[in-house]
RNA sequence: AUGAACGCUAGCGGCAGGCCUAAUACAUGCAAGUCGUACGGGAUUUUCUCUUUCGGGAGAGAUGAGAGUGGCGCACGGGUGCGUAACGCGUAUGCAACCUACCUUAUACUGCGGGAUAGCCCGGGGAAACCCGGAUUAAUACCGCAUGGCACAACACCUUCGCAUGGAGGCGUUGUUAAAGAUUUAUCGGUAUAAGCUGGGCAUGCGUAGGAUUAGUUAGUUGGCGGGGUAACGGCCCACCAAGACUGUGAUCCUUAGGGGUUCUGAGAGGAAGGUCCCCCACACUGGCACUGAGAUACGGGCCAGACUCCUACGGGAGGCAGCAGUAGGGAAUAUUGGACAAUGGGGGCAACCCUGAUCCAGCGACGCCGCGUGGGUGAAGAAGGCCUGCGGGUUGUAAAGCCCUUUCGGUUGGGAAGAAAAGUUGCGACCUAACACGUCGCGACCUUGACGUAACCAACUAAAGAAGCACCGGCUAACUCUGUGCCAGCAGCCGCGGUAAUACAGAGGGUGCGAGCGUUAAUCGGAAUUACUGGGCGUAAAGCGCGCGUAGGCGGCUUUUCAAGUCGAUUGUGAAAUCCCCGGGCUUAACCUGGGAACUGCAGUCGAGACUGUCUAGCUAGAGUAUGGGAGAGGGAAGUGGAAUUUCAGGUGUAGCGGUGAAAUGCGUAGAUAUCUGAAGGAACAUCAGUGGCGAAAGCGACUUCCUGGACCAAUACUGACGCUCAUGUGCGAAAGCGUGGGGAGCAAACAGGAUUAGAUACCCUGGUAGUCCACGCCAUAAACGAUGAGAACUGGAUGUCGGAGGGGUCUGCCCUUCGGUGUCGUAGCUAACGCGUUAAGUUCUCCGCCUGGGGAGUACGGCCGCAAGGUUGAAACUCAAAGGAAUUGACGGGGACCCGCACAAGCGGUGGAGCAUGUGGUUUAAUUCGAUGCAACGCGAAGAACCUUACCUGGUCUUGACAUCCUAGGAACCUCGCAGAGAUGUGGGGGUGCCUUCGGGAACCUGGAGACAGGUGCUGCAUGGCUGUCGUCAGCUCGUGUCGUGAGAUGUUGGGUUAAGUCCCGCAACGAGCGCAACCCUUGCCCUUAGUUGCCAGCAUUAAGUUGGGAACUCUAAGGGGACCGCCGGUGACAAACCGGAGGAAGGUGGGGAUGACGUCAAGUCAUCAUGGCCCUUAUGACCAGGGCUACACACGUGCUACAAUGGCCAGUACAAAGGGUUGCCAACCCGCGAGGGGGAGCCAAUCCCAGAAAGCUGGUCGUAGUCCGGAUCGCAGUCUGCAACUCGGCUGCGUGAAGUCGGAAUCGCUAGUAAUCGUGAAUCAGCGAUGUCACGGUGAAUACGUUCCCGGGUCUUGUACACACCGCCCGUCACACCAUGGGAGUUGAUUGCACCAGAAGUAGGUAGCCUAACCGCAAGGAGGGCGCUUACCACGGUGUGGUCAAUGACUGGGGUGAAGUCGUAACAAGGUAACC
Repeated sequence: AUGAACGCUAGCGGCAGGCCUAAUACAUGCAAGUCGUACGGGAUUUUCUCUUUCGGGAGAGAUGAGAGUGGCGCACGGGUGCGUAACGCGUAUGCAACCUACCUUAUACUGCGGGAUAGCCCGGGGAAACCCGGAUUAAUACCGCAUGGCACAACACCUUCGCAUGGAGGCGUUGUUAAAGAUUUAUCGGUAUAAGCUGGGCAUGCGUAGGAUUAGUUAGUUGGCGGGGUAACGGCCCACCAAGACUGUGAUCCUUAGGGGUUCUGAGAGGAAGGUCCCCCACACUGGCACUGAGAUACGGGCCAGACUCCUACGGGAGGCAGCAGUAGGGAAUAUUGGACAAUGGGGGCAACCCUGAUCCAGCGACGCCGCGUGGGUGAAGAAGGCCUGCGGGUUGUAAAGCCCUUUCGGUUGGGAAGAAAAGUUGCGACCUAACACGUCGCGACCUUGACGUAACCAACUAAAGAAGCACCGGCUAACUCUGUGCCAGCAGCCGCGGUAAUACAGAGGGUGCGAGCGUUAAUCGGAAUUACUGGGCGUAAAGCGCGCGUAGGCGGCUUUUCAAGUCGAUUGUGAAAUCCCCGGGCUUAACCUGGGAACUGCAGUCGAGACUGUCUAGCUAGAGUAUGGGAGAGGGAAGUGGAAUUUCAGGUGUAGCGGUGAAAUGCGUAGAUAUCUGAAGGAACAUCAGUGGCGAAAGCGACUUCCUGGACCAAUACUGACGCUCAUGUGCGAAAGCGUGGGGAGCAAACAGGAUUAGAUACCCUGGUAGUCCACGCCAUAAACGAUGAGAACUGGAUGUCGGAGGGGUCUGCCCUUCGGUGUCGUAGCUAACGCGUUAAGUUCUCCGCCUGGGGAGUACGGCCGCAAGGUUGAAACUCAAAGGAAUUGACGGGGACCCGCACAAGCGGUGGAGCAUGUGGUUUAAUUCGAUGCAACGCGAAGAACCUUACCUGGUCUUGACAUCCUAGGAACCUCGCAGAGAUGUGGGGGUGCCUUCGGGAACCUGGAGACAGGUGCUGCAUGGCUGUCGUCAGCUCGUGUCGUGAGAUGUUGGGUUAAGUCCCGCAACGAGCGCAACCCUUGCCCUUAGUUGCCAGCAUUAAGUUGGGAACUCUAAGGGGACCGCCGGUGACAAACCGGAGGAAGGUGGGGAUGACGUCAAGUCAUCAUGGCCCUUAUGACCAGGGCUACACACGUGCUACAAUGGCCAGUACAAAGGGUUGCCAACCCGCGAGGGGGAGCCAAUCCCAGAAAGCUGGUCGUAGUCCGGAUCGCAGUCUGCAACUCGGCUGCGUGAAGUCGGAAUCGCUAGUAAUCGUGAAUCAGCGAUGUCACGGUGAAUACGUUCCCGGGUCUUGUACACACCGCCCGUCACACCAUGGGAGUUGAUUGCACCAGAAGUAGGUAGCCUAACCGCAAGGAGGGCGCUUACCACGGUGUGGUCAAUGACUGGGGUGAAGUCGUAACAAGGUAACC
């Protein structure tokens, strides 16, 4: 922005607009008639007079229906957009090639005759439509004659004009052609001619869709001569002649389409559209045809054919809404079978007037634009209600109510313009005239004319009274919360929302936007510089043809002349009106209407300018080329020649292997291989030289010699004189592979065979091996044919190599400078998205060509062309996705690289995995086996202790304000105790007991009953959370500020060189600093000192059985405070650094050992069952209580441990030495009893005092002698003991007996680097007891090994690649299977359209005419002229036959393609993707 539609909603008015689809079919009514002043006549009604036989008749008037003859009109107005790609339209011209009724002007004329005919009447046919015959009649109907200025035709002459065919004028002769009357007697008509106006006709330039997967078209075709025809030119038509005409500036064909003024959009350029209004065209059921007429090939005329509909008496007839209404149908969709001619206009008429679905109005519909209203002011108790809430409140909200005010619009009543000017009648005046008629004009008077309309407008009354919705609220985009729902229902323009806390779904509250509308859908322009003329690109994003030559075309050096096409200026004509714009005016305003102006960027004419482009002319030499002289080169073609090597063959020597691989095997070899020597054959390729060296247009070219031959380069002169550049179509060359024919064949080697590898291995590896590779000739025409960079020209700093030439200099083999041409590297400016390019441009410009416009489908299909084929070239669409892609960044990853670290490997020691048992888990079982933890980082974990309890689980029995908390009320102290029932919870009964504080009111605890608020939940969600924890990892990292660099993400710092355990430190550096981590500060341990000595200690003194006691304060020890270690010192290395290595001293040496300490973050890691907590759920139960059971089950699997398998040992006896803990509901001594567990006993101890408490390994002695044992102790039996209300399920311990497996453990796997591993015992927490072999702590004895960093694992830093970013447990490819979708092929089938050939031939027109008919004129007549009918010829519509083309639909079957949460098989690609990838 819309001619809109749909949904919800709706108060009024003004102005506009309203079948976009079926140019489908139409019932009914209306839409073109009019004139009696052209004519014959005249139904009907009526007046008067006369007459009468009273029925009537006659005459004269008035009225004048319906029909007819005649005239004009019906060709306008109105509708529609089928057809048409065209002189159809637009614009500008032309007609010396034309017409024009009515109208205007001018001139002239309008004389004399004639014969018919419709109507009416009579008769006939027919159902009807209608038709036929007879008689009669008029005209402004028809015809003849006259006249003839003018006109027309022919001929002759003169003048003048034009580029020309020719035009205009004049004169003369000959020929031809007119007329109509009407009436109120002055007008209206009629005829001819000329001119004008208006309207048309024809011709021409230019402009005016898409398709080349339409490239050739055309026989009346192109032209000529001569005719015909027309208003007129013309192949418009005909005869003859010629062979032309159109086309890459797109003919022909196909598809689509009325064109323009204008409309919408846009800054413009453009793009899209052509409804309403205006102009033009075309059409009128479909096709054809003419007639009439000034004008038609005629919307409401005719004829014919066809389809359809209707009537019919079956013989025949009638019809055409794309006029206005209206109907059916179609459709998402578009109105009343209205009023009026009052106005404007049209037709007819002298006029009055008639007609007019043109028009003016009204009706319907928010379809659009515009305007108005739905109230205004005040009003905080911030009412009620709603919603939210952190429960305080907030918000709806001055909003409402209330009070005050107003009355537009609507309603009622009353008034009330303009649209109306005329015409007519009449008076006066002027003009006209013979006229005071008539007519015209002007001024008066009279008389009337309004559909709209119950209108506009004004006033009064009425009461806030009758008048608000729609969409949206995640971002884009203005506007946020609650509830419901739970990947459901649904939303969605794009991105995307929804899987239990949804601002995105639905509802609500609130808000935002617009408002009588608001949203949605459709389609258009814009934004989109996203087709780029203005105004884009092509190295890597899509895009440079593989490379030359070259035609058309495009573009083109310097000077001079000419012309004036382009160009520029001035002017003239035109560019209709409306529209747009500006300034005014009119409706109360606006929309709307209207006056003037400007504009319409265009086209054409005339005049001028002469720079630039172009044309012409004459020159020039700088571009280009030719000649002369040089040197360089794998440039090309042909012929010949050469050596090395491989292979084969022959011979010699020689013997058992060779060959091949990651390792093997196939293969070859005792028939003598491989190896080695000699000789021969044959084919192919040319080592070294060799070089980001050379040559070529590219492909490409590499031994040597000869011949033929192309191009480039350099130097100096001479010559030609723009001869140039680029190139659509065209044409040539064009790697490899491939094809055809014929050769050749050593090596290599697709296919193929065998051997390996593998889950498989149609591969990678190996052994063989054929096409092919080679040559000749002919095809093919493609490559990641790449610099992914078209060709040519000019300009724009440099540095440094190298190749070919020339010049100059020099210290002269070597070096330097300059210059031309190539080929590289690095870089300035500039460019670029960045990477990068950078005088060899991807910089700055010019010229020309090619190409691109999201990914896939697809370089596919169809069609064409080429090819022997393979295939190439040209090259779509449906459908589908919201991306695909480029460059760079940060990460992560790699079967990439470099460096470094760690019990990571290695070196060692000891284990696990095998046995039995303990314990945990999985699984299974069960009424329940409660729940959680699940790779490392779950599994002797939560649990530092399940018989009841715990306990959350199951079964059964009970309670419902509850076992627990607060509040209210009533009662009572609390509490203790005894019965009974019951498994107990619980129920019931009895006894004892009356407390504390007090201001005497009461209060504080506690218990019981009652009501309700509420309690309660180990119910769910660790993926809503807090807190806590694990892990990477005690790894050395993680960041920030400012600055700098980059368009940006980001980078720098933090990288680099060293060094460290360390981002530790030093140096360097566009960085300079800082923070969290590291380290240090803290605890402990190791040495010393000071202080202090009890419960600890005892050297010396005394004493005892005994540090027992006196005494001592030295030592040990205890526990407070200090010291000590810092690479401080020396030497070396290093960079004069940091630091490292060695040494001295020292108790300790380079962080002394150990601990605590865990950066930014990762794992939606763990925990709602520690606790806390949002939300959800349960509320006589998912809460609470009780008893019993279960968590302890057991075919099995795994983890962690204990004990062992023995002699470095077991057993027996004796004997020595700890540390650190714990203890009053406790540790418990001595002593007694018991074989023992234990029992009795009661001292001591609130613990440096007493107790637990015997340490054990060790040491000494003895025994066992390699065995299932004097090893090992499971299992089972019996007997006891302890704890506890209670050891059956289900505890520990003791004694006696029993005496299983097991003889050192497969694949695999764990810990540990020193007081460590290993081994030995001790203690504690939890706890009545204990399943502890667990966990935590303590000490005793006390090793081995580390060459080293290749490998495994984990980590850090730098770098590289990436198609990964949920980050390799990533991504991702193809077949197959299933579903759906569109599409290609397809035997065909159907339809539409069209070409060619032929048949046929209605109506009509033209020609012919021997048959028939015939008023006017001629003729005395016969007859004639002319005309009509009929017949016939030509043209031709519909139709038919045959045969082609094109398009569409459909088609068994079939090909690939696309899409689709979880299908199958593999793993091709992305990292070196595990065989580098790709063409």

The RNA shown here (small-subunit ribosomal RNA) has 1479 nucleotides and comes from an uncultured bacterium.
The RNAcentral record of the sequence draws on ENA and SILVA.
Rfam family: Bacterial small subunit ribosomal RNA.
Its mean pLDDT, the model's own confidence on a scale to 100, is 84.